[in-house]
RNA sequence: GCCGCGGUGGCGGAACCGGUAUACGCGCAUGACUUAAAAUCAUGUGACCGAAAGGUCUUGGGAGUUCGAGUCUCCCCCGCGGCA
Numbered sequence: 001g002c003c004g005c006g007g008u009g010g011c012g013g014a015a016c017c018g019g020u021a022u023a024c025g026c027g028c029a030u031g032a033c034u035u036a037a038a039a040u041c042a043u044g045u046g047a048c049c050g051a052a053a054g055g056u057c058u059u060g061g062g063a064g065u066u067c068g069a070g071u072c073u074c075c076c077c078c079g080c081g082g083c084a
Base pairs, nucleotide, nucleotide: 001083002082003081004080005079006078007077010026011025012024019067027045028044029043030042031041032040046057047056048055049054060076061075062074063073064072
């Protein structure tokens, strides 16, 4: 330098037909149980603003296509593998 694969909540990871993301697990918070813990069970848990209702934003960064993009296209950054 060329080719391929990948980058999604605190972490792992799904969504691949473009249809309104964060399922599921871990972790964490609160409660139950316990003398107290652990384990187990229940509920909650993306971020920000707000007293609440609710609002805004978010899939490595930027741009494009589209009514609509994690998903398609282009450029760039980072990681892994292969070739030279």
Notes
This is a predicted structure of an 84-nucleotide RNA (transfer RNA) from a Patescibacteria group bacterium. Its Rfam family is "tRNA". Gene Ontology term of the family: triplet codon-amino acid adaptor activity.